Context: one part of a larger RNA
RNA sequence: GAUUGAACGCUGGCGGCAUGCUUAACACAUGCAAGUCGAACGGUAACAGGCGGGACUUCGGUUCUGCGCUGACGAGUGGCGGACGGGUGAGUAACGCGUGGGAAUCUACCUAGUAGUUGGGGACAACCUGGUGAAAACCAGGCUAAUACCGAAUACGCCCUACGGGGGAAAGAUAGCCUCUUCUUGAAAGCUUUCGCUAUUAGAUGAGCCCGCGUUGGAUUAGCUAGUUGGUGAGGUAAAGGCUCACCAAGGCGACGAUCCAUAGCUGGUCUGAGAGGAUGAUCAGCCACACUGGAACUGAGACACGGUCCAGACUCCUACGGGAGGCAGCAGUGGGGAAUAUUGGACAAUGGGCGAAAGCCUGAUCCAGCAAUACCGCGUGUAUGAAGAAGGCCUGCGGGUUGUAAAGCACUUUUGUUUGGGAGGAAAAGCUUAAGGUUAAUACCUUUUAGGAUUGACGUUACCUGCAGAAUAAGCACCGGCUAACUCUGUGCCAGCAGCCGCGGUAAUACGGAGGGUGCAAGCGUUAAUC
Repeated sequence: GAUUGAACGCUGGCGGCAUGCUUAACACAUGCAAGUCGAACGGUAACAGGCGGGACUUCGGUUCUGCGCUGACGAGUGGCGGACGGGUGAGUAACGCGUGGGAAUCUACCUAGUAGUUGGGGACAACCUGGUGAAAACCAGGCUAAUACCGAAUACGCCCUACGGGGGAAAGAUAGCCUCUUCUUGAAAGCUUUCGCUAUUAGAUGAGCCCGCGUUGGAUUAGCUAGUUGGUGAGGUAAAGGCUCACCAAGGCGACGAUCCAUAGCUGGUCUGAGAGGAUGAUCAGCCACACUGGAACUGAGACACGGUCCAGACUCCUACGGGAGGCAGCAGUGGGGAAUAUUGGACAAUGGGCGAAAGCCUGAUCCAGCAAUACCGCGUGUAUGAAGAAGGCCUGCGGGUUGUAAAGCACUUUUGUUUGGGAGGAAAAGCUUAAGGUUAAUACCUUUUAGGAUUGACGUUACCUGCAGAAUAAGCACCGGCUAACUCUGUGCCAGCAGCCGCGGUAAUACGGAGGGUGCAAGCGUUAAUC
């Protein structure tokens, strides 16, 4: 000199933009953070409508009750998602990360292709009945549906001893039509559309695995290793492999630093520096690890799973003492620790995610607002004129000098702030109507494109523009011995004190305290800490 996720002291007008527990991976009150689908299913607890019945009536209706008939929908079965998104850096010196390669793998949803979607069965919830318990919850009996579950048939690819044999799939739902059939309405069958389902091939995406090289300090850590190193066989995995096991051999690593100890998430980057380097790894992005501590598996395409399960432990809470409940390193917030770090806010309007055919619902992701001069950037605190060089202050050699064009005065301007009115953009749509294609038996339905008229904003009293008024609303901090820009007076008298280094102070202190004046930065200025 540059820099910071900074803190402290004094001071403080506005805006933009970013950032904000670096310490206790300490403990957590409260609320919210993952749901959704009725176009999978049986249904109907609530709300609304409709229909039927009864009662009352001022003939408008009111009220009671029944029916899932309709819109919808609590709880339940079922599907998909809760493995993403969000947090933290404790552990980890490791194929963890970075980089470059590799072969023995899987991949829900998505895209493209091929083939199919036939025909049956028995249950379990919900519900009803009964019971146990303080609660959490649980038990017994009975009824029932499905895209839940289980057989049968068929089989491209799969396996074997390959002529041949073996074991294996599936599920329907919505919408439309009435040519045709049963007696009619319609339901059903039928036809069609869309979305599904099963098997399989390929792609895409994501993930698992292996290897070369690189990746902190210590030798006052020199030897380490028994599934250890390799082989054969078997098991296991989606997959290679001591991954696991049985047997056999005795190997494997190490001064090119094994093992042990300490420290540490890694990287793109960030800071500094002319560079080489050094330091660092907040925010943002990629990877990894963790989710009260330790262990384990289940489900699933994917977890050994932050807001899932089980076991053990510590802690907290409830209890009828028999037994139960919990996990903020999600967003806010509380206590504690600390020099130190924010609101128990708004909205799903946008972007994105989950579910859904869609409308839509959910989303503390996100977008916004609030707080903080924490950093950076911009603007303002007025401009011109004005010598009687006013008054006052300070100094003085008592003549004057200086503060100082500074003020006052006079003439202007109105950024910012106050107030008035206007006012973009962030909005693209989806849905509705129209037309033309596609599909189809069809002018239904569905779908693509076009056109039309509306509608959707948390921020928000937005940005921005504009009218009125009026200098009105806005300057401090540090320093002045040298380094280092800036000097005098006074008080003090090796005292009080200053100090980054040299050093000042013992009666004329430009170095201490105050004042006047000056210098430097400026909504900041200094100090401290830290890095180069």